Predicted 3D model of a 92-nucleotide RNA (c-di-GMP-I-GGC riboswitch aptamer) from Candidatus Villigracilis adiacens. It was read from a public genome assembly, where an Rfam model found it. The model forms 95% of the base pairs in the Rfam consensus. The source organism's lineage runs through Bacteria, Bacillati, Anaerolineae, Anaerolineales and Candidatus Villigracilis.
[in-house]
RNA sequence: AACGAUAACGGCAAACCUGUCGAAAGACAGGGACGCAAAGCCAUGGGUCUACCGUCACGCAGGGCGUGACCAGGAUCGCCAGGUUACCGAAG
Numbered sequence: 001a002a003c004g005a006u007a008a009c010g011g012c013a014a015a016c017c018u019g020u021c022g023a024a025a026g027a028c029a030g031g032g033a034c035g036c037a038a039a040g041c042c043a044u045g046g047g048u049c050u051a052c053c054g055u056c057a058c059g060c061a062g063g064g065c066g067u068g069a070c071c072a073g074g075a076u077c078g079c080c081a082g083g084u085u086a087c088c089g090a091a092g
Stems, first nucleotide, its partner, number of pairs: 003089002011036002016031006034078001040084003044081003047076004054070007
């Protein structure tokens, strides 16, 4: 140190359950642990998810409603990359 122990001190917390918020994806709080050496932080690039709104198509139909595609926007850093900060110290 750009490395990472069946080490130490500690940390986080998936699924699921309950409550609240949200149109949804999802978020927050409590419980709970599958995992995590940045599973700390930042939506910057890609991916994925969502789609109240908008556009287009089709259907019903009579002004709006439904379905589908795309999408403004939103979500995810526990999908990957990038940026940034940080505890510990065996082996190599």